Notes
Predicted 3D model of RNase P RNA and transfer RNA as a complex of 462 nucleotides. Its mean pLDDT, the model's own confidence on a scale to 100, is 78.

RNA sequence: AGAGCAGGACGGAUGAUCGCUCCGGUUCGUCCGGAGAGGAAAGUCCGAACUCCGAAGGGCAGGGUGCUCCGUAACGCGGAGGCUCCGCAAGGGGACGGAAAGUGCCACAGAAAACAAACCGCCCCGGCAUGAUCCCAUGUCGGGGUAAGGGUGAAACGGUGGGGUAAGAGCCCACCGCCCCGCGGGCGACCAAGGGGGCACGGCAAACCCCACCCGGAGCAAGACCAAAUAGGAGGACGUUCUCCCCUCGGGGAGAGAAGGGUGGCCCGCCCGAGUCCUCGGGUCAGGUCGCACGAGGCCGCGGGAAACCGCGGUCCCAGAGAAAUGAUCAUCCCCCGUCGGACUCCGGCGGGGACAGAAUUCGGCUUAGGUCUUGCUCUGGCG
RNA sequence: GUCCCCAUCGUCUAGCCUGGCCUAGGACGCCGGCCUUUCAAGCCGGCAACACGGGUUCGAAUCCCGUUGGGGACACCA
Numbered sequence: 001a002g003a004g005c006a007g008g009a010c011g012g013a014u015g016a017u018c019g020c021u022c023c024g025g026u027u028c029g030u031c032c033g034g035a036g037a038g039g040a041a042a043g044u045c046c047g048a049a050c051u052c053c054g055a056a057g058g059g060c061a062g063g064g065u066g067c068u069c070c071g072u073a074a075c076g077c078g079g080a081g082g083c084u085c086c087g088c089a090a091g092g093g094g095a096c097g098g099a100a101a102g103u104g105c106c107a108c109a110g111a112a113a114a115c116a117a118a119c120c121g122c123c124c125c126g127g128c129a130u131g132a133u134c135c136c137a138u139g140u141c142g143g144g145g146u147a148a149g150g151g152u153g154a155a156a157c158g159g160u161g162g163g164g165u166a167a168g169a170g171c172c173c174a175c176c177g178c179c180c181c182g183c184g185g186g187c188g189a190c191c192a193a194g195g196g197g198g199c200a201c202g203g204c205a206a207a208c209c210c211c212a213c214c215c216g217g218a219g220c221a222a223g224a225c226c227a228a229a230u231a232g233g234a235g236g237a238c239g240u241u242c243u244c245c246c247c248u249c250g251g252g253g254a255g256a257g258a259a260g261g262g263u264g265g266c267c268c269g270c271c272c273g274a275g276u277c278c279u280c281g282g283g284u285c286a287g288g289u290c291g292c293a294c295g296a297g298g299c300c301g302c303g304g305g306a307a308a309c310c311g312c313g314g315u316c317c318c319a320g321a322g323a324a325a326u327g328a329u330c331a332u333c334c335c336c337c338g339u340c341g342g343a344c345u346c347c348g349g350c351g352g353g354g355a356c357a358g359a360a361u362u363c364g365g366c367u368u369a370g371g372u373c374u375u376g377c378u379c380u381g382g383c384g
Numbered sequence: 385g386u387c388c389c390c391a392u393c394g395u396c397u398a399g400c401c402u403g404g405c406c407u408a409g410g411a412c413g414c415c416g417g418c419c420u421u422u423c424a425a426g427c428c429g430g431c432a433a434c435a436c437g438g439g440u441u442c443g444a445a446u447c448c449c450g451u452u453g454g455g456g457a458c459a460c461c462a
Base pairs, nucleotide, nucleotide: 001380002379003378004377005376006375007374008373009372010371012333013332014331015330016329017328018327020036021035022034023033024032025031038356042367043366045365046364047363048362049361050219051218052217053216057268058267059266060265062215063214064213065212066211067081068080069079070078071077082096083094084093085092086091097210098209102208103207104204105203106202119150120149121146122145123144124143125142126141127140128139129138130137131136158176159175160174161173162172163171177199178197179196180195181194184191185190223290224289225288226287233280234279235278236277237276238275241256242255243254244253245252246251260272261271262270263269282461283460284459297316298315299314300313301312302311303310304309334354335353336352337351338350339349340348341347342346385458386457387456388455389454390453391452394412395411396410397409404442414430415429416428417427418426435451436450437449438448439447
């Protein structure tokens, strides 16, 4: 210098003027003071808090997750590690339980695609023909052997070398690979000394499925309180049973039974029950207050831990509208780019640019969008 | 704000669950030809699409993940 890998930080600053939202003050004047977006506020993809569903219990179905240990309120998140793949390396990726429980699929090509299989080739035997004339060669027909070679494919039932054989073949041997047992190490995933076995068991579970673990549902338009208004309406479905007591004879209470409904899939169970549900219509300036801003909270220090993270102490209070405020202009400075001049790598002038985006109940993550600066490391080349 | 659903020729759609004969089928439309004196109708032929980016697999429109775009439902009171 080039190529690359892994992180980190910031999210322009100050002032003036004019506005916007909320809070407080107020001498009530369109006055004074204070506060006012993010690392992603986004996607709504996970996990929770919180609230309600007439208690959410069991079974089936359904959904999710899937190496190990740790962290956490919890997670599909994070940290560390194991195995495996990619990369020369720094490093990076992995839905990474089970394919010797079962079922299914593996197109095309190819002889054969899962209890393997002879298309070409190679080899042996027999017949015939031709040539040679000595037991051979070539061709052809038939019978058999062979998975070493060719060819097909994403994938062809261990690889290389040697021996062996008619030709071949774990048929035998050496090395590598594989399988089984496993001293020992590690919390564990797993690693593994050593020994045994000629080798069996293709791939797909982001195919059904099996195994283990987790999951009740809805969501702040949850929900609570106050206020106003009406046609306090109409239609439909199912049901409106019995006994006793009180009584001001209108009704009220208790018990049994029960259609229907709730438990957003089904069954049982449980609960409500004389009404319940559905549809249409009507009303509300689609009102006000709370939920709703002190929280698994931020910052600093110390301690524990390899880290994620945790503990203790100190300190701070930090948007809260309700269809939605957080803006605009100017000046100076900051950073970057272009250009011109001085000058020689600094200064000055002019012009342009400073991204993505924007709170809506609140947190913890993930993912996506996106500008600038910066640190460490790896490889290659050059110069000293 | 919350919760659902969808994306295939110009338009409407089939295929997706169960991956391969998908070089993606059909209808309407468009273009060319035939027929007709000409037009229409009819017949024949052609053009034309899996929203985008990754992953799983030998192989993806189809399975999985993430983006993008579009659509729908939901106030309270009686």